[in-house]
Context: one part of a larger RNA
RNA sequence: UUGGGUUUAAAGGGUGCGUAGGCGGCUUUUUAAGUCAGGGGUGAAAACUUGCGGCUCAACCGUAAGCUUGCCUUUGAUACUGAGGAGCUUGAAUACACUUGAGGUAGGCGGAAUGUGACAAGUAGCGGUGAAAUGCAUAGAUAUGUCACAGAACACCAAUUGCGAAGGCAGCUUACUAAAGUGAGAUUGACGCUGAGGCACGAAAGCGUGGGGAUCAAACAGGAUUAGAUACCCUGGUAGUCCACGCCCUAAACGAUGAAUACUCGAUGUUAGCGAUAUACAGUUAGCGUCUAAGCGAAAGCGUUAAGUAUUCCACCUGGGGAGUACGCCCGCAAGGGUGAAACUC
Numbered sequence: 001u002u003g004g005g006u007u008u009a010a011a012g013g014g015u016g017c018g019u020a021g022g023c024g025g026c027u028u029u030u031u032a033a034g035u036c037a038g039g040g041g042u043g044a045a046a047a048c049u050u051g052c053g054g055c056u057c058a059a060c061c062g063u064a065a066g067c068u069u070g071c072c073u074u075u076g077a078u079a080c081u082g083a084g085g086a087g088c089u090u091g092a093a094u095a096c097a098c099u100u101g102a103g104g105u106a107g108g109c110g111g112a113a114u115g116u117g118a119c120a121a122g123u124a125g126c127g128g129u130g131a132a133a134u135g136c137a138u139a140g141a142u143a144u145g146u147c148a149c150a151g152a153a154c155a156c157c158a159a160u161u162g163c164g165a166a167g168g169c170a171g172c173u174u175a176c177u178a179a180a181g182u183g184a185g186a187u188u189g190a191c192g193c194u195g196a197g198g199c200a201c202g203a204a205a206g207c208g209u210g211g212g213g214a215u216c217a218a219a220c221a222g223g224a225u226u227a228g229a230u231a232c233c234c235u236g237g238u239a240g241u242c243c244a245c246g247c248c249c250u251a252a253a254c255g256a257u258g259a260a261u262a263c264u265c266g267a268u269g270u271u272a273g274c275g276a277u278a279u280a281c282a283g284u285u286a287g288c289g290u291c292u293a294a295g296c297g298a299a300a301g302c303g304u305u306a307a308g309u310a311u312u313c314c315a316c317c318u319g320g321g322g323a324g325u326a327c328g329c330c331c332g333c334a335a336g337g338g339u340g341a342a343a344c345u346c
Base pairs, nucleotide, nucleotide: 004317005316006315007300008299012314014201015200016199017198021194022193023192025088026087027086028085029084030083031082033081034080035077036076037075038074039073040072041071042070048066049065050064051063052062053061054060091191092188093187094186096183097182098181099180100179103177104176105175106174107173108172109171110154114150115149116148117147118146119145120144125136126135162169163168206247207246208245209244210243211242216240220236221235222234223233258313259312260311261310262309263308266291267290268289269288270287271286272285273284274283295302296301319346320345321344328339329338330337331336
């Protein structure tokens, strides 16, 4: 390389949009580029294969045919692919009606809790632990009541729920905005799928500037524990946690399962719709779960939300360590990220 694979053995890109490219619905017509058939030319010789012949055989040699799987040209065929024309409606999209949700952005408001401050009242402890101590407290703490302020997070509802491409999203409300689903079948008429590069988004931590700082809390300090204790436990506590703007671009970014389409028994729960007079039963579409037939799988298990049966496109894997390291290049303020070896060794 061919082949084989990618839930867990090595292997699905963190996610989307999309360029080139690859692939692409039904009918008809033209063409004849691909494709197929016939003819012609060429495809050196030697070699190779087969037949025949010559050295007594063989090696060797001669001769004829094949081979040379190709290229060029010509005459045809037209199922499929391509190209041009015409049309269709099932794929796709738009319009219409209705529905849904923690989808997003910005503003306003709310109560509980926590901490702090002030005042009142009150007295000797409080706090913490396995037990203690550090700590706080007669300069009046803790506990109690009233008032005020601050920042952050939103109990119950709450669910195996819902929404979002993923990351993620939860008090209430307003404005703006995106999406999905259902119904009906009005409009366009293949406008589609995937997607190397590219662009955008991307938890937490971290970085820059300026705010903010209640809680919690890396670092740090003290007290314990211990043989030691640079820990686990306790008392404190700074970055940070929050906001605005700009970076960083990584995660067990997980369903460890790429996207799309079609097909393949059922049972049951649930969310949002639909049609019907109807909250029931049954049906149907789109989701979210559980169990299972066939089938698949090394097994665990998967099983219409496939890891089944097929097709298209992309990404990735090829023994362990060395190593996601070195070097180079690109990106970054930095931290570092992306790309990514080899020697050697088992």